[in-house]
RNA sequence: GGCCUUGUAGUCUAGUGGUAAAACGUGCCCUUGACGUGGGCGAGUCCGCAGUUCGAUCCUGCGCAGGGCCA
Numbered sequence: 001g002g003c004c005u006u007g008u009a010g011u012c013u014a015g016u017g018g019u020a021a022a023a024c025g026u027g028c029c030c031u032u033g034a035c036g037u038g039g040g041c042g043a044g045u046c047c048g049c050a051g052u053u054c055g056a057u058c059c060u061g062c063g064c065a066g067g068g069c070c071a
Stems, first nucleotide, its partner, number of pairs: 001070007010024002013021001018054001026042005047063005
């Protein structure tokens, strides 16, 4: 330098052109003498920019970051 691949909540991982989700963690409440466990409710996320589209987390381009292959 070229090519491929991955990027979603604090962590890990689903998802797929029409609302973003589970687990763990976390906040509040209930339960306990207390802690833990258990139960209920909640907050929190699509790497960035542009394009296509009525509509983009999803498709396209460029960039950034991680991984791999070639030279």
Molecule: transfer RNA
Organism: Candidatus Pacearchaeota archaeon